[in-house]
Context: one part of a larger RNA
RNA sequence: UGCAUAUGGUGAAUGCCUUGGCGAUUACAGGCGAUGAAGGACGUGGUAGUCUGCGAAAUUUUUCGGGGAGCUGGCAAACAAGCUUUGAUCCGGAAGUGUCCGAAUGGGGAAACCCACCCGCAAGGGUAUCCAUCUCUGAAUUCAUAGGAGAUGUGAAGCAAACCGAGUGAAUUGAAACAUCUUAGUAACUCGAGGAAAAGAAAUCAACCGAGAUUCCGGUAGUAGUGGCGAGCGAAACCGGAACAGCCUGUUAUUUUUAGCACACGCGUUAAUAGAACGGAAUGGAAAGUCCGGCCGUAGAGGGUGAUAGUCCCGUAUAUGAAAGCCCGUGUGUGGAACUAGGGUAACGAUAAGUAGGACGGGACACGUGAAAUCUUGUCUGAAUAUGGGGGGACCAUCCUCCAAGGCUAAAUACUCGUAAUCGACCGAUAGUGAACAAGUACCGUGAGGGAAAGGUGAAAAGAACCCCGGGAGGGGAGUGAAAUAGAUUCUGAAACCGUAUGCAU
Numbered sequence: 001u002g003c004a005u006a007u008g009g010u011g012a013a014u015g016c017c018u019u020g021g022c023g024a025u026u027a028c029a030g031g032c033g034a035u036g037a038a039g040g041a042c043g044u045g046g047u048a049g050u051c052u053g054c055g056a057a058a059u060u061u062u063u064c065g066g067g068g069a070g071c072u073g074g075c076a077a078a079c080a081a082g083c084u085u086u087g088a089u090c091c092g093g094a095a096g097u098g099u100c101c102g103a104a105u106g107g108g109g110a111a112a113c114c115c116a117c118c119c120g121c122a123a124g125g126g127u128a129u130c131c132a133u134c135u136c137u138g139a140a141u142u143c144a145u146a147g148g149a150g151a152u153g154u155g156a157a158g159c160a161a162a163c164c165g166a167g168u169g170a171a172u173u174g175a176a177a178c179a180u181c182u183u184a185g186u187a188a189c190u191c192g193a194g195g196a197a198a199a200g201a202a203a204u205c206a207a208c209c210g211a212g213a214u215u216c217c218g219g220u221a222g223u224a225g226u227g228g229c230g231a232g233c234g235a236a237a238c239c240g241g242a243a244c245a246g247c248c249u250g251u252u253a254u255u256u257u258u259a260g261c262a263c264a265c266g267c268g269u270u271a272a273u274a275g276a277a278c279g280g281a282a283u284g285g286a287a288a289g290u291c292c293g294g295c296c297g298u299a300g301a302g303g304g305u306g307a308u309a310g311u312c313c314c315g316u317a318u319a320u321g322a323a324a325g326c327c328c329g330u331g332u333g334u335g336g337a338a339c340u341a342g343g344g345u346a347a348c349g350a351u352a353a354g355u356a357g358g359a360c361g362g363g364a365c366a367c368g369u370g371a372a373a374u375c376u377u378g379u380c381u382g383a384a385u386a387u388g389g390g391g392g393g394a395c396c397a398u399c400c401u402c403c404a405a406g407g408c409u410a411a412a413u414a415c416u417c418g419u420a421a422u423c424g425a426c427c428g429a430u431a432g433u434g435a436a437c438a439a440g441u442a443c444c445g446u447g448a449g450g451g452a453a454a455g456g457u458g459a460a461a462a463g464a465a466c467c468c469c470g471g472g473a474g475g476g477g478a479g480u481g482a483a484a485u486a487g488a489u490u491c492u493g494a495a496a497c498c499g500u501a502u503g504c505a506u
Base pairs, nucleotide, nucleotide: 001505002504003503004502005501006500007499008498009497015491016456017455020427021426022424023423024422025421026420027419028418029416030415031159032158039101040100041099042055043054044053046079047078049075050074051073061095062094063093064092065091066090070083071082072081106115107114108113116127117126118125119124129156130155131153132152133151134150135149136148137147163194164192165191166190167189168188174181178228204211205210215242216241217240218239219238225233226232246408247407248406250348251347252346253345254344255343256342257341260334261333262332263331264330265329266328268326269325270324272320273319274318278293279292280291281290294311295310296300302314303313304312357381358380359379360378361377362376363375364374367393388403389402390401391400392399443450444449463490466477467476468475469474
């Protein structure tokens, strides 16, 4: 030095586990905000830090319910000081307080800071802008108007995951290059709204038969078409389903009542309450496993307990339950038959003009200008008016069908920041969220932004008193424990790599 065997170190794989994730189903909810939001800064505890809670009334205050013996949130013990059957801590409802910043709104500002004025003894309150309404003023310019001043307003603003409507609107890409085309009216940006939005009661389709608002789904159908007839794009009638709902308008006369508000009752919801049935033996550190013998079950879902528990604990099936708030429903009453709003009946009316259409240039329609109807409109034009007008894919006639240029409308449909319950031939710490841990943290970057690593002693700390070596770290005894090669970066503990001992070879 090599090989072999044994035994260690290092190292963290593997196995097992799960507090965290991922995906879904059902129900609810679908907004919060000048009564100051979302999000923060700074404080706040007897004791430093951090998370949570809270706000100078500051780990909370009051009150109404529940509950019933301990309690003073977590990491996280310990000490101190207290509270509590005169019912604490805890759970739920309602209220109070709520510093400073932030739409931030008295002015300013480098957010959490600086500086004011008015009223008031003080405590405290008020003072932004725009909009609406009202009042007072008031130019050029007589009346007026513009403008100015003030009052009133639970009017607006800002935030929020997707879904929705509208506006503006790419490119990579595909066409095996590329320009029409495609990607795509997508992404992105902007505006606006709601729990859904949008659409919607035929100037619609159809085909000589008829249907009868809209929306969504399955067919029709990758069909008819369209297309450098390339790549591609791509309907409709009709049929079957889901869900269904229709309406409004001027004047006069007449008749009638809802909405609203108050109260009562009821369902649900926001705490909860009751809730069946087991013992023994051996093994073992420990019994829930094994053996023996029982019991309950409208409860043998699930979780915990020193190994695998229907019957030990929490629960579960089932039954019961609210002072207060909220949601929904029903009933009664009320106001005044003065106003507002709506319904019925009768009579008389009206029936939407720079519109329809045309020309030029665009856009949308599955349809790229084409034979191109239909819809829309930037410019220029420009009817008829029910004896009328639109459409039926150039156009004309016949025929059929509908009535534009005003408006409203539930359901079926889309989505999930969130709440509750349940589930998974989903993951199990290099996986699953970036994040199972003080994670959008540490750290990096001027900034926009980027962005980790890091889980496991044991059933229970019983976390090793005491002695020895050592300055300490660490170790050796002793002790605890079933186990300490479970000793605190502590379950298991592979390999690479590094030792020690022995044997053999050189």
Molecule: large-subunit ribosomal RNA, domain I
Organism: marine metagenome